[in-house]
Two RNAs folded together computationally: RNase P RNA and transfer RNA, 466 nucleotides in total.
RNA sequence: GGGAAGCGAGUGUGGAUCGCGGCGUCACCGCUUCGGCGGCGGGCGCCGAGGAAAGUCCGAGCUCCACAGGGCAGGGUGCCGGCUAACGGCCGGGCGUCGCGAGGCGACGGAAAGUGCAACAGAGAACAGACCGCCGAUGGCCGCGCGAGCGGCACAGGCAAGGGUGAAACGGCGGUGUAAGAGACCACCGCGCUCCUGGUGACAGGAGUGGCACGGCAAACCCCACCCGGAGCAAGGCCAAAUAAGGGGUGAGGCGCGGCCCGCGCCGUCUGAAUCCCGGGUAGGCUGCUAGAGGCCGCGGGCAACCGCGGUCCCAGAGAAAUGAUCCGCAUCCGGCGCCUCGCGCGAGUGAGGCAUGUACGGAGACAGAACUCGGCUUAUUCGCUUCCCGAAC
RNA sequence: GCCCCCAUCGUCCAACGGCUAGGACACCACUCUUUCAAGGUGGAGAUAGGGGUUCGAUUCCCCUUGGGGGCA
Numbered sequence: 001g002g003g004a005a006g007c008g009a010g011u012g013u014g015g016a017u018c019g020c021g022g023c024g025u026c027a028c029c030g031c032u033u034c035g036g037c038g039g040c041g042g043g044c045g046c047c048g049a050g051g052a053a054a055g056u057c058c059g060a061g062c063u064c065c066a067c068a069g070g071g072c073a074g075g076g077u078g079c080c081g082g083c084u085a086a087c088g089g090c091c092g093g094g095c096g097u098c099g100c101g102a103g104g105c106g107a108c109g110g111a112a113a114g115u116g117c118a119a120c121a122g123a124g125a126a127c128a129g130a131c132c133g134c135c136g137a138u139g140g141c142c143g144c145g146c147g148a149g150c151g152g153c154a155c156a157g158g159c160a161a162g163g164g165u166g167a168a169a170c171g172g173c174g175g176u177g178u179a180a181g182a183g184a185c186c187a188c189c190g191c192g193c194u195c196c197u198g199g200u201g202a203c204a205g206g207a208g209u210g211g212c213a214c215g216g217c218a219a220a221c222c223c224c225a226c227c228c229g230g231a232g233c234a235a236g237g238c239c240a241a242a243u244a245a246g247g248g249g250u251g252a253g254g255c256g257c258g259g260c261c262c263g264c265g266c267c268g269u270c271u272g273a274a275u276c277c278c279g280g281g282u283a284g285g286c287u288g289c290u291a292g293a294g295g296c297c298g299c300g301g302g303c304a305a306c307c308g309c310g311g312u313c314c315c316a317g318a319g320a321a322a323u324g325a326u327c328c329g330c331a332u333c334c335g336g337c338g339c340c341u342c343g344c345g346c347g348a349g350u351g352a353g354g355c356a357u358g359u360a361c362g363g364a365g366a367c368a369g370a371a372c373u374c375g376g377c378u379u380a381u382u383c384g385c386u387u388c389c390c391g392a393a394c
Numbered sequence: 395g396c397c398c399c400c401a402u403c404g405u406c407c408a409a410c411g412g413c414u415a416g417g418a419c420a421c422c423a424c425u426c427u428u429u430c431a432a433g434g435u436g437g438a439g440a441u442a443g444g445g446g447u448u449c450g451a452u453u454c455c456c457c458u459u460g461g462g463g464g465c466a
Base pairs, nucleotide, nucleotide: 001390002389003388004387005386006385007384008383009382011331012330013329014328015327016326017325018324020048021047022046023045024044025043026042028039029038030037031036050367054378055377057376058375059374060373061372062232063231064230065229069262070261071260072259074228075227076226077225078224079093080092081091082090083089094108095106096105097104098103109223110222114221115220116217117216131163132162133159134158135157138156139155140153141152142151143150144149171189172188174186175185176184191210192209193208194207195206196205197204198203236287237286238285239284246278247277248276249275250274253267254266255265256264294313295312296311297310298309299308300307301306332364333363334362335361336359337358338355339354340353341352342351343350344349395465396464397463398462399461400460401459404419405418406417407416412449421437422436423435424434425433442458443457444456445455446454
C1' cells in the first nucleotide's frame, strides 16, 4: 500500500433523586354461590429493543379453509456434492472471468426441438455478400512478330488475402499451393464426435478421428429437470351484544372454492335458497401470546456449513404502543494539553511510537425503535478493536 | 401489522427491446388586430433514483424511494 474473516457499541459498572411498561407478592376497596373474581396503583422483588427490530424479498412453524384429492393454467429455481424443518440461504468443490498476489465476482441447464429478433452503418447480418481491392490462367478486344509467342485493356469472368462498415462479417495463426486465392492441403490452437484413465459428481487429463458442418440473444417465446393448493395472528377460538318487526324488487340456483375444469360436501327450487333497496342496530372483553428448529459454556465428530452429548440460564410481551432524565465515583476509548524514546533538520521545528511511567479540560457520534414466532437474504449506517494473509514498497 | 397496485414534459395520455421519447391542453416569443381573445408560425420542457441482462432498456430482472388502495 492492499486482501479476507470476525467482535463490541448513544460505552460498561456501582450509587443517589425523579419517572414509564409488564409480571409476581403483600396491603387496601368492592362483589360473591365463600371456591374465588374484579378494581386500585401504596410497599417490595424480578425483567424491559437491534445488528439491522427496517424492506416484506425468499423459506418455514402455527391457524383456518375438506386429513388439501386429479388435471390444466400460472409462478419459482437452474454447474456438482453436502448442510438444514425448509429455502432463491449457507458450506465445500468445479468451470469462467478480473487481479502480480492474498483474493474478488458470476441468474453458470438447453441456441446441431421449433418460432422469433438484430435499429443505424455497411457490398453483405445467418443456407450472406463484392464497394475499394487482387487476378485475368481460360474466353474476348487491341498492338507487335513470318511464327512459336510476347505486351497491353479490364469486357466476360475468377477470388475473398488486404482495406472499409458494424456490437457482431460464416474458425485463428503460420506454411504449401495458385493467375490471384481459398480447410483446397498440412502442422499447432480452438470446436464436434468416439474411446481410455482419475473423480460420488460437476469436470480434468490423454489418445484417436472429423474437416467448418454447428455465430449471438432464452432477465424473447419456448424446451428439459425439480419445487409450489389458498389465505394469513385484522389467521383462528370463546363470551357478550347485534344481525329485529315490517315493506318492495330480482329469483333457480347459491355457498365452501380466493385462476379454470373435474370431483367432494352443505343449503334450496314458489311453504322459495340467495341477493339488492328501504327501515333500523352492534362494533366490547378474554384467548391465540411468548420456553423456543432458544441462549451460553464444555467435550466429541466433520475441511466447513452443521450435528451429537452433558451442564447451566429464563431473556419485553402491553392497548397506537413503555424501555427516559439529572448528578457523583471508577474503568475503557477518541480529541486537546503534558512528559519520555527514536528518526530528520545547524536551528525554530517536524514525523513515528509509548505513558497504572498522565491529566479528567472537551466528548463517546451513525443508521435506527419489538407488535404471532423463527431461519435467511437485501438495504441503511458511525466509531473502536482483534486475528490471519499478500507484495512490484521500506 | 398484513396483502396488493402504480410511477413518462406543469397536467392528461401514447410509444414490438431500435430514440433524436410523440400528441393534446397549458407556458414563452413572433405574427394578425385599434386592443384582447380566437387563428397562424416557431420554441422550451419528461422516462422517480441506483445496479444488472443485451450490441442497444421507457420497455426485461433486482434493490431503494415516493404515492394510492384493500383487510375486524
It holds a member of the Rfam family "Bacterial RNase P class A".